[in-house]
Molecule: RNase P RNA; transfer RNA
Organism: mouse gut metagenome
RNA sequence: AAGGCAGCCGCUUGGUCUACCAAGAGGAAAGUCCGGGCAGCAUAGGGUACGGUAGUCGCUAACAGCGACCGUCCGCAAGGAUAGGGAAAGUACCACAGAAACGUAAACCGCCGGUUUAUCGGCAAGGGUGAAAAGAGUGGGGUAAGAGCCCACAGCAAUUUAUGGUGACAUAAGUUGGAGGCAAACCCUACCGGCUGCAAGGAGUGCUAUUAAACCUUGACCCGAGGAUGCACGCUUACCGCUAGAACUUUCGAGCAAUUGAGAGUCUAGAUAGAUGGUUGCCGGCCUUCUCGAGAGAGGGGGCUACAAAACCCGGCUUAUUGACG
RNA sequence: GAGCUGUAGCUCAAUUGGUUAGAGCGCCGGCCUGUCACGCCGGAGGUCGCGGGUUCAAGUCCCGUCAGCUCC
Numbered sequence: 001a002a003g004g005c006a007g008c009c010g011c012u013u014g015g016u017c018u019a020c021c022a023a024g025a026g027g028a029a030a031g032u033c034c035g036g037g038c039a040g041c042a043u044a045g046g047g048u049a050c051g052g053u054a055g056u057c058g059c060u061a062a063c064a065g066c067g068a069c070c071g072u073c074c075g076c077a078a079g080g081a082u083a084g085g086g087a088a089a090g091u092a093c094c095a096c097a098g099a100a101a102c103g104u105a106a107a108c109c110g111c112c113g114g115u116u117u118a119u120c121g122g123c124a125a126g127g128g129u130g131a132a133a134a135g136a137g138u139g140g141g142g143u144a145a146g147a148g149c150c151c152a153c154a155g156c157a158a159u160u161u162a163u164g165g166u167g168a169c170a171u172a173a174g175u176u177g178g179a180g181g182c183a184a185a186c187c188c189u190a191c192c193g194g195c196u197g198c199a200a201g202g203a204g205u206g207c208u209a210u211u212a213a214a215c216c217u218u219g220a221c222c223c224g225a226g227g228a229u230g231c232a233c234g235c236u237u238a239c240c241g242c243u244a245g246a247a248c249u250u251u252c253g254a255g256c257a258a259u260u261g262a263g264a265g266u267c268u269a270g271a272u273a274g275a276u277g278g279u280u281g282c283c284g285g286c287c288u289u290c291u292c293g294a295g296a297g298a299g300g301g302g303g304c305u306a307c308a309a310a311a312c313c314c315g316g317c318u319u320a321u322u323g324a325c326g
Numbered sequence: 327g328a329g330c331u332g333u334a335g336c337u338c339a340a341u342u343g344g345u346u347a348g349a350g351c352g353c354c355g356g357c358c359u360g361u362c363a364c365g366c367c368g369g370a371g372g373u374c375g376c377g378g379g380u381u382c383a384a385g386u387c388c389c390g391u392c393a394g395c396u397c398c
Base pairs, nucleotide, nucleotide: 001322003283004282005281006280007279008278009277011024012023013022014021015020026307030318031317033316034315035314036313037312038197039196040195041194045223046222047221048220050193051192052191053190054189055069056068057067058066059065070084071082072081073080074079085188086187090186091185093181094180108127109126110123111122112121113120114119115118137153138152139151140150141149156177157176158175159174160173161172162171163170164169201240202239204233205232206231207230215227216226217225247266248265249264250263251262252261253260254259284305285304286303287302288301289300290299291298292297327397328396329395330394331393332392335351336350337349338348344382353369354368355367356366357365375391376390377389378388379387
């Protein structure tokens, strides 16, 4: 970007409308996965439960979307990915193997000491098992043997101060510490969410009884609020809602960007078994084949030209799909 | 507008994530029989719909997606 132009025959809507004129699907109209508008029920109120979201700042009507940035991981790099709060509140789980799977635990081989030489005591550096073994590396001291047991340096975590930044965070200095993993297990923290969806709803009127309970609004529960639920009449394959809108086009600005401001211009589907189509001709695009030609190429024949189609309306996400470009 | 399902050819299991995913029927081979069936023995057969993630480890948990079914 979603073939173009013209003729003929049709469809829907609108227009003083038989015949004439005008308009008439999408980038996804799809899936219905998020978010909002709109409508009704209290102008939707309080609490609990339940559900959702999860770096920071911004954009926005709003979002689980988008933009920029921070941290982490991957990549030689350009760049890419990121469900990215809390494991120092508590609970659970960590198969098999292994002595031991989280207990300031335990000790199979091992090291050291004592003695009865196969037992007692000490140790946790080394070996072994395992995805993971106490989670602190190097050197020195120390010891019977050892160990952050002690010291120095390096590194990690938390925290304080200073500087830079709106912030996540980064850098530097100081202090403290030795803490397994797992929250896409329960849970904790912060924030958000009332329910129902255009079959919403417009939409009943009058009379009578009643405010105790029950029922309904209420499709989680409690509180609170409101209410004929009875009778009579009317009414429903209809009409409105229904398409002028967070609209589109364009110009000039703001911003790194998402996005947004101002001006000008435009009116652009509205069906209800459901319109927006069919056909012919010419010109395109792609594939294939034949002829001519040394070749570049020229001409002819045949085939193909997607995915799919509004149903209250928008913003996203995802998926389907033909061609071209990067 | 809402819910459920997807595992071998078919119908279904798989416990609160754990070692190599099982069962029945069917299929293949052998035995049995004069032959077939029945019966007995053995065997094959799996992208756990698909893609990605969490985790040491995923059929199982989470996200996305596709297909089918059901209800209002």